Record summary
Predicted 3D model of a 348-nucleotide part of an RNA (small-subunit ribosomal RNA, central domain) from uncultured Roseovarius sp. Model confidence (mean pLDDT): 89 of 100. It matches the Rfam family "Bacterial small subunit ribosomal RNA". Gene Ontology terms of the family: ribosome and structural constituent of ribosome. It was read from a public genome assembly.
Context: one part of a larger RNA
RNA sequence: CUGGGCGUAAAGCGCGCGUAGGCGGAUCAGAAAGUUGGGGGUGAAAUCCCAGGGCUCAACCCUGGAACUGCCUCCAAAACUCCUGGUCUAGAAUUCGAGAGAGGUGAGUGGAACUCCGAGUGUAGAGGUGAAAUUCGUAGAUAUUCGGAAGAACACCAGUGGCGAAGGCGGCUCACUGGCUCGAUAUUGACGCUGAGGUGCGAAAGUGUGGGGAGCAAACAGGAUUAGAUACCCUGGUAGUCCACACCGUAAACGAUGAAUGCCAGUCGUCGGGCAGUAUACUGUUCGGUGACACACCUAACGGAUUAAGCAUUCCGCCUGGGGAGUACGGUCGCAAGAUUAAAACUC
Numbered sequence: 001c002u003g004g005g006c007g008u009a010a011a012g013c014g015c016g017c018g019u020a021g022g023c024g025g026a027u028c029a030g031a032a033a034g035u036u037g038g039g040g041g042u043g044a045a046a047u048c049c050c051a052g053g054g055c056u057c058a059a060c061c062c063u064g065g066a067a068c069u070g071c072c073u074c075c076a077a078a079a080c081u082c083c084u085g086g087u088c089u090a091g092a093a094u095u096c097g098a099g100a101g102a103g104g105u106g107a108g109u110g111g112a113a114c115u116c117c118g119a120g121u122g123u124a125g126a127g128g129u130g131a132a133a134u135u136c137g138u139a140g141a142u143a144u145u146c147g148g149a150a151g152a153a154c155a156c157c158a159g160u161g162g163c164g165a166a167g168g169c170g171g172c173u174c175a176c177u178g179g180c181u182c183g184a185u186a187u188u189g190a191c192g193c194u195g196a197g198g199u200g201c202g203a204a205a206g207u208g209u210g211g212g213g214a215g216c217a218a219a220c221a222g223g224a225u226u227a228g229a230u231a232c233c234c235u236g237g238u239a240g241u242c243c244a245c246a247c248c249g250u251a252a253a254c255g256a257u258g259a260a261u262g263c264c265a266g267u268c269g270u271c272g273g274g275c276a277g278u279a280u281a282c283u284g285u286u287c288g289g290u291g292a293c294a295c296a297c298c299u300a301a302c303g304g305a306u307u308a309a310g311c312a313u314u315c316c317g318c319c320u321g322g323g324g325a326g327u328a329c330g331g332u333c334g335c336a337a338g339a340u341u342a343a344a345a346c347u348c
Stems, first nucleotide, its partner, number of pairs: 004319003007302002012316001014201004021194003025088006033081002035077008049065006091191001092188003095184005103177007110154001115149007125136002162169002206247006215241002220236004258315006266293012297304002321348003330341004
C1' cells in the first nucleotide's frame, strides 16, 4: 500500500461559511468518451510456463508451442456512467398567512443583598474556629433605625423546558436584527450534498491601552495545625473578575458519537404548530423539536436502538504497539505567554 477501524481499547478537526475537487432526482431524444463484442496490426530476442531433445544426471543448452494480462486502429451495440438538447416535480429555494423562543447587538431602567460613608439609640465586647489566635472595638465596634454612594449579579418563576452552528444565552422595557416551526400549495425547475486549501466565530485564563473596582480572590503577609506545613482552616489582601477597543485561539471545546439522504416494531412523557370530534379541556390524528423505556438488528462487553452505535449510499477528517513526545529542529502565527505543523536516535 491493501485490508480493518474511529461512544468507552489508537482514532471525529471546537463550530460555521465556502473555493477547487468528489458525488448527485424523474423522463425523452441525440452523440458514443468510459463500457461491451468482433476483426486487423503490434507487443524484438532472451526470461517465465508447457511438450520434446542434447551434454552419464543436474545446473546449463537447443527446438516447438503457449503466453507477453498492454497499446494502436476499424466495425458494431447503447443497458449503465459522462456529454449535448428538451420536458417534469417527489430534492432544494422563493412567495403568502400565522406562531414560539434566556438567539444576537445597542440604549434605558428596577428591586433585594453585600460593602463603605453620615446621623440616631446603645455598651463592652465583636468576629472567627475542631479549639484558638492574628483581626476589629471605650478615638464607641458588633447589634438596631434612618439617609446617601458605588459596583457587580439577577432569588422566586425554573422545567432530562426554550433558543443558538458551536462557544454559549436568564430581572424589566424599547429600538435594530439573524435563524427556526406550522399551514396554503402560488412560483422557479435539480438551482442539491460534502468540502482539501481558504475564511469567519470561538468558554475560562492570559496580554496591550484607557476606564472602573462593591463583593470575591491567584500572588503575597500574618495567625493556627503539624515532626515540618512553601497546604488544607482563619484574618487580611494585589493582579484579575466588570466596561471599551485590540490581541490570544486553547478546554473532559463531551453525546468523549463529523455532515447529508433514504429505509427499518412499539409504549409513555414533554415543548411549538395544524386538522377533526367536541363535554371547553379532553380525545384522535399529523408535522417539527426534546426525553425515558424497549423489539428487530448491532456491539468484545457495557450498552445503542427512528435524535442508532441498525441496514445502505456520498463526501470530508483521523488511527496503525508503549515510552521517548504532542517533545526537538525548521516553517507559519503571536507584543509576550505560547499556539500550530511535526520527527528521529534510543528503549521495552